[in-house]
RNA sequence: GGAGUCGGCCAGGCAAUCGCUGUGAACCUCUGGUUUGCAGAGGAAAGUCCGGGCUCCUUCGGACAAGGCGCCAGGUAACGCCUGGGGGGCGCGAGCCCAUGGAAAGUGCCACAGAAAACAGACCGCCGACCGAAGGUCGGUAAGGGUGAAAAGGUGCGGUAAGAGCGCACCGCGCGACUGGCAACAGCUCGCGGCACGGUAAACCCCGCCUGGAGCAAGACCAAAUAGGGGAGUAUGGGCUUCGUGCCCACCGUCGGUUUCGAACGGACUCCCGGGUAGGUUGCUAGAGGCAGCUGGUGACAGCUGUCCCAGAUGAAUGGUUGUCAAUGACAGAACCCGGCUUAUUGCUGGCUUCGGCU
Numbered sequence: 001g002g003a004g005u006c007g008g009c010c011a012g013g014c015a016a017u018c019g020c021u022g023u024g025a026a027c028c029u030c031u032g033g034u035u036u037g038c039a040g041a042g043g044a045a046a047g048u049c050c051g052g053g054c055u056c057c058u059u060c061g062g063a064c065a066a067g068g069c070g071c072c073a074g075g076u077a078a079c080g081c082c083u084g085g086g087g088g089g090c091g092c093g094a095g096c097c098c099a100u101g102g103a104a105a106g107u108g109c110c111a112c113a114g115a116a117a118a119c120a121g122a123c124c125g126c127c128g129a130c131c132g133a134a135g136g137u138c139g140g141u142a143a144g145g146g147u148g149a150a151a152a153g154g155u156g157c158g159g160u161a162a163g164a165g166c167g168c169a170c171c172g173c174g175c176g177a178c179u180g181g182c183a184a185c186a187g188c189u190c191g192c193g194g195c196a197c198g199g200u201a202a203a204c205c206c207c208g209c210c211u212g213g214a215g216c217a218a219g220a221c222c223a224a225a226u227a228g229g230g231g232a233g234u235a236u237g238g239g240c241u242u243c244g245u246g247c248c249c250a251c252c253g254u255c256g257g258u259u260u261c262g263a264a265c266g267g268a269c270u271c272c273c274g275g276g277u278a279g280g281u282u283g284c285u286a287g288a289g290g291c292a293g294c295u296g297g298u299g300a301c302a303g304c305u306g307u308c309c310c311a312g313a314u315g316a317a318u319g320g321u322u323g324u325c326a327a328u329g330a331c332a333g334a335a336c337c338c339g340g341c342u343u344a345u346u347g348c349u350g351g352c353u354u355c356g357g358c359u
Base pairs, nucleotide, nucleotide: 001355002354003353004352005351006350007349008348009347012325013324014323015322016321017320018319020040021039022038023037024036025035026034027033028032042331046342047341049340050339051338052337053336054215055214056213057212059263060262061261062260063258064257066211067210068209069208070207071085072084073083074082075081086100087098088097089096090095101206102205106204107203108200109199110198123145124144125141126140127139128138129137130136131135153171154170155169156168157167158166172195173193174192175191176190177189178187179186180185219282220281221280222279229273230272231271232270233269234268237249238248239247240246251267252266253265254264289308290307291306292305293304294303295302296301
């Protein structure tokens, strides 16, 4: 100097002037106005993909279904998130990626090519017998060749008519023990076994764990108005009785999977037509909160101490102008709140790896 990889920070500043929203104080002619103090969009506010807080549903438990996750151990309010490990893959490396349980419970699929695609094989070839000119017929074989993404484990020796784990040694694979580790797992540790003989579960399935529903347009309150409107359907049955209507059985219902079971509660429930209101207040921001320091931990984080209050709009608030600095003005605007993931993007800067050159 080039290339690569993993992070961190900022998101125009300053001054003047006019304007906007919330809130505190003071004053006034008090349904409001004036003056003044303080505060006023993001790292993703975006996507609406996950998880919750909160609100409501006369609810609760079970069965079945549906959905989600899927190696181990931790973190967290929780998660499909994060951290650290194990295993696998890519890269010279720093690093990066993985819908990462089970194929010996079962079913399915693997096009074409190929003889054959899984209790799956004989096209060429090799060996033997017979006929015999080439060549043909029968039997054996799966070591060699071909096809294919993938073809009955690899190397070597023996053996055989020729071959084959057929036998043996080593490796691989399966099972068990031992050692280390909380564990997933690992082992130049030992033993047994010729050996269940491809892939695919992001195919169905099996196994383990988790899950009420709807959502701030939730919900609560106030005010006003209309036609306390019209029509149809299901149930309203029986028994006891102290004669109050009380109790029991049946029937119906209990908002967002089920034509399911039980409990508890209730007496209603369903559909169609038409009309009125859609105004105001609240929910609405002090939090699983921010910042700093210390302690513990490899880390995600946790604890303690101190300190701060940092938007609450509702056709939707922070903008306009001038000057200056010199910069990057990129992606882009809260709408109940928070924790994540994903996507978009300007500039500055740090660590590490590698290549080349010089000293």